[in-house]
Model confidence (mean pLDDT): 82 of 100. The part of an RNA shown here (small-subunit ribosomal RNA, 3' major domain) has 472 nucleotides and comes from an uncultured archaeon. It matches the Rfam family "Archaeal small subunit ribosomal RNA". On this family, see Yusupov et al., Science 2001: "Crystal structure of the ribosome at 5.5 A resolution". The RNAcentral record of the full RNA draws on ENA and SILVA.
Context: one part of a larger RNA
RNA sequence: UGGCGGGGGGGCACCACAAGGGGUGAAGCUUGCGGCUUAAUUGGAGUCAACGCCGGAAACCUUACCCGGGGCGACAGCAGGAUGAUGGCCAGGCUAACGACCUUGCCGGACGAGCUGAGAGGAGGUGCAUGGCCGUCGUCAGCUCGUGCCGUGAGGUGUCCGGUUAAGUCCGGCAACGAGCGAGACCCCCACCCCUAGUUGCUACCCGAUCCUCCGGACCGGGUCCACACUAGGGGGACUGCCGGCGUAAGCCGGAGGAAGGAGGGGGCCACGGCAGGUCAGCAUGCCCCGAAACUCCUGGGCCGCACGCGGGUUACAAUGGCAGGGACAGCGGGAUUCCGACCCCGAAAGGGGGAGGUAAUCCCUUAAACCCUGCCGCAGUUGGGAUCGAGGGCUGAAAUUCGCCCUCGUGAACGAGGAAUCCCUAGUAACCGCGCGUCAACAACGCGCGGUGAAUACGUCCCUGCUCCUU
Numbered sequence: 001u002g003g004c005g006g007g008g009g010g011g012c013a014c015c016a017c018a019a020g021g022g023g024u025g026a027a028g029c030u031u032g033c034g035g036c037u038u039a040a041u042u043g044g045a046g047u048c049a050a051c052g053c054c055g056g057a058a059a060c061c062u063u064a065c066c067c068g069g070g071g072c073g074a075c076a077g078c079a080g081g082a083u084g085a086u087g088g089c090c091a092g093g094c095u096a097a098c099g100a101c102c103u104u105g106c107c108g109g110a111c112g113a114g115c116u117g118a119g120a121g122g123a124g125g126u127g128c129a130u131g132g133c134c135g136u137c138g139u140c141a142g143c144u145c146g147u148g149c150c151g152u153g154a155g156g157u158g159u160c161c162g163g164u165u166a167a168g169u170c171c172g173g174c175a176a177c178g179a180g181c182g183a184g185a186c187c188c189c190c191a192c193c194c195c196u197a198g199u200u201g202c203u204a205c206c207c208g209a210u211c212c213u214c215c216g217g218a219c220c221g222g223g224u225c226c227a228c229a230c231u232a233g234g235g236g237g238a239c240u241g242c243c244g245g246c247g248u249a250a251g252c253c254g255g256a257g258g259a260a261g262g263a264g265g266g267g268g269c270c271a272c273g274g275c276a277g278g279u280c281a282g283c284a285u286g287c288c289c290c291g292a293a294a295c296u297c298c299u300g301g302g303c304c305g306c307a308c309g310c311g312g313g314u315u316a317c318a319a320u321g322g323c324a325g326g327g328a329c330a331g332c333g334g335g336a337u338u339c340c341g342a343c344c345c346c347g348a349a350a351g352g353g354g355g356a357g358g359u360a361a362u363c364c365c366u367u368a369a370a371c372c373c374u375g376c377c378g379c380a381g382u383u384g385g386g387a388u389c390g391a392g393g394g395c396u397g398a399a400a401u402u403c404g405c406c407c408u409c410g411u412g413a414a415c416g417a418g419g420a421a422u423c424c425c426u427a428g429u430a431a432c433c434g435c436g437c438g439u440c441a442a443c444a445a446c447g448c449g450c451g452g453u454g455a456a457u458a459c460g461u462c463c464c465u466g467c468u469c470c471u472u
Base pairs, nucleotide, nucleotide: 005472007471008470009469010468011467012466013465016461017460020425021424022423023422024421027315028314029313030312031311032310033309034308035306036305043054044053065301066300068298069297070296071295075117076116077115078114080111087107088106089105091103092102093101121290122289124288125287126286130284131283132279133278134277135275136274137273142181143180144179145178146177147176148157149156150155160173161172162171163170186268187267188266189265190264192236193235194234195233196232197231198230201226205223206222207221208220210218211217212216239261242255243254244253245252246251317418321377322376323375324374325373326372327371333365334364335363339358340357343354344353345352346351384415389410390409391408392407393406394405395404431453432452433451434450435449436448437447438446
């Protein structure tokens, strides 16, 4: 000097509590991990910060693992080679299969892997040799420097104290005065207004046709317009600026106006450093190792195995519910190395046949679902719940047996609200509801987004868990 303490003090956080809301922990299924098993069940990750993680949804491929089979040595030296190298082939043998190999022979005409060294290649080792990138402390507010001053020196001071803030934010004091990296400012999206612009977007207005017909309204087509909406470029707007209260000040509390207040909401960015954190399997790379196999290709299998244990999800246990019929309203996105596919026909459905338009503000995916209306069910392991299994059918793909998804019929399991314990959340949030995209031939209970409906309860505290500052 730094760290630590079941020392003290101040401040703070729904990865803390309190007040509340919804879960997990019990059940079925799904997915990752351990364990066991296996020829192999490739490997990594291990409290927070491993465990729907490696964008890791593996049928082959991927693939690194296992069984079996095949292929590969630049260059140099030695040995071999026109007395025929390497390569190719009929028949037979070997074999799951192959002129790969073996037997006998043929074609052909210049190189050659037999030995030694040396290479190519290696998802072989070491993340305790590394770069790069990432996680985490950190939703933190800290980390330093110049000069001066103090101290023999390490070092201290500044960075402390009082107040204040989300903040080392600012104010006041002070042997300090200033400065830098961080915080803030900045950048993007959303909320209000204005300007510019008008196709593929819009239709208030005008004209025409059809229908209902009481004024008039509905709908279609066209014109016109850029009004409204939208789109996307620019600008404005919020600064504690104004008023009241408290305060030396910084600032705090309340109010007005305003679309919006006191950081408006959300995101990006994220200090000096620590964790020998993670990654040699994304890539790069030192050293070590394999080098005719630990390189490389192929068939098949495995990564999917199942007495068990753990984590993340999903579906439920029902009546603010289930089922049937009818009705309504989105947004983000995606779409020609055969993609999105309207519409018509066939089918009970999954789907099939044809196929307009769309390289896309034009066409399509795209009827969202929860919701609303009507009816049935009447508390029952049920019209709850859908696991499991049987049968038939469809799609992708060379190929669904190990091991895909979908439809229909049948079968209908556990489950009657989950012990100890534990997770998330403060507002358009939680919860509930569906939609799009990524991966992708096919497959989403995953990830990333999008909109719809929309609560409850604090507005506090440091008791628990932690963080930070001062002090010992």